[in-house]
RNA sequence: GGGGGUGUAACUCAAUUGGUAGAGUGUCAGACUUUUAAUCUGAAGGUUGAGGGUUCGAUUCCCUCCGCCCCUA
Numbered sequence: 001g002g003g004g005g006u007g008u009a010a011c012u013c014a015a016u017u018g019g020u021a022g023a024g025u026g027u028c029a030g031a032c033u034u035u036u037a038a039u040c041u042g043a044a045g046g047u048u049g050a051g052g053g054u055u056c057g058a059u060u061c062c063c064u065c066c067g068c069c070c071c072u073a
Stems, first nucleotide, its partner, number of pairs: 001072007010025004019056001027043005049065005
């Protein structure tokens, strides 16, 4: 240089053919417990890597760029 994959909550990952973005872990609060742990309940936490395009509507489709990984020269 060429080709492919990937980027979503603090972390690990879903979102199956475009229709209001979720789970587990973690954090915080409460219940339980003499206390802690465990268990149960609830809450907070996201400009879906960046910028454009298509669409009534984009995590999803298209383009460019950026980070990471793999193959190849």
Source information:
The RNA shown here (transfer RNA) has 73 nucleotides and comes from an Anaerolineaceae bacterium. Rfam family: tRNA. Its mean pLDDT, the model's own confidence on a scale to 100, is 80.